About this RNA:
Transfer RNA from Desulfobulbus propionicus, 73 nucleotides, folded computationally. The sequence was found in a public genome assembly. Lineage of the source: Bacteria > Pseudomonadati > Desulfobulbales > Desulfobulbaceae > Desulfobulbus.

RNA sequence: GGGUCAGUAGCUCUAACGGUAGAGCGGCGGACUCCAAAUCCGAUGGUUGAGGGUUCGAAUCCUUCCUGACCCG
Numbered sequence: 001g002g003g004u005c006a007g008u009a010g011c012u013c014u015a016a017c018g019g020u021a022g023a024g025c026g027g028c029g030g031a032c033u034c035c036a037a038a039u040c041c042g043a044u045g046g047u048u049g050a051g052g053g054u055u056c057g058a059a060u061c062c063u064u065c066c067u068g069a070c071c072c073g
Stems, first nucleotide, its partner, number of pairs: 001072007010025004019056001028042004049065005
C1' cells in the first nucleotide's frame, strides 16, 4: 500500500425486507433476613465510532474518515 471483518447501555449481545432500539449481567432503591447471600419487586442507563448523502422516516442503504483484528504484498 491492497483486501476482509468488527465498532449499538458500564460489560456480553439481539434488533426479517428502512418505521421511532431491547435482553441478560452489573450498578442503584426496596422487600425478605438477627446480619448477609440467594430470591423477588421497582426504577435506571444509548447523539447506534465520526462527518456527509438518499428517504416522509436510517443502527439498517450509499459515501468519506477514525479505531481494532486478521489476510496479501

Its Rfam family is "tRNA". From the family's description: Transfer RNA (tRNA) molecules are approximately 80 nucleotides in length. The family's RNA type in Rfam is transfer RNA. Its family is annotated with triplet codon-amino acid adaptor activity in the Gene Ontology.